[in-house]
Order: sequence, then structure tokens, then C1' cells
RNA sequence: UUAUCAAGAAAGGUGGAGGGUAAGGCCCGUUGAAACCUUAGCAACCCUGAUGGUAAUACAUCAGUAGGUGCUAAUUCCUGCUUCAUUUUCAUGAAGAAAGAUAA
Repeated sequence: UUAUCAAGAAAGGUGGAGGGUAAGGCCCGUUGAAACCUUAGCAACCCUGAUGGUAAUACAUCAGUAGGUGCUAAUUCCUGCUUCAUUUUCAUGAAGAAAGAUAA
């Protein structure tokens, strides 16, 4: 910089109080948090193959999972900022941004 983020997938061991990025909320946790290890699984970004397509690329669709990553509570857990719509108000809904995560 670009793409994606409403789906999916957990057991055991060590460990011993935190964790969900920050704030507010709401949750998870001594019926065992973080972290590390083992095994298992999910997914399909990279990757592999087929078909279409192109002058050649690009690109699209489908299939696969040996390998490189990633992931396996809650929509990125929700909200925050902007715009629009509805509403007497509180507020609600939609779109977008910012921040974050992952991949290339």
C1' cells in the first nucleotide's frame, strides 16, 4: 500500500491471577486468567490443479490442503468520530471514517 474481518474450529500438560489493544460498558476467569508446550481442528491469504479469459499478462469461477502464515468465548463482544433517516425526548436504524487484527 492492497484485500478481508455477521461464517468456521478445543482437549490435555506446566503455570497460578489475570484477560477481552486503550477509555466507558458488558463479559470471561480459583469449576483455573495470561504465557509456554503437546495433540487435534478450522479456514483458504500465499500455494496447487482445472475451466473460462487475454497477443501475453491481468482477471473470474470451481476444486484441493502437502507446504508458509493465521485462527479455534461473545460480530473486531458493544459503543466512542462523521453523515443521513426516524423520533417530543431518551434513543433507534443505515452508511462511512478512525483505531485494531490477519495476509500478501
Predicted 3D model of a 104-nucleotide RNA (SAM riboswitch aptamer (S box leader)) from a marine sediment metagenome. It matches the Rfam family "SAM riboswitch aptamer (S box leader)". Rfam's curators write: The SAM riboswitch is found upstream of a number of genes which code for proteins involved in methionine or cysteine biosynthesis in Gram-positive bacteria. Rfam links the family to the GO term regulation of gene expression. The sequence is in RNAcentral, with records from MGnify. Of the family's consensus pairs, 97% are formed in the model.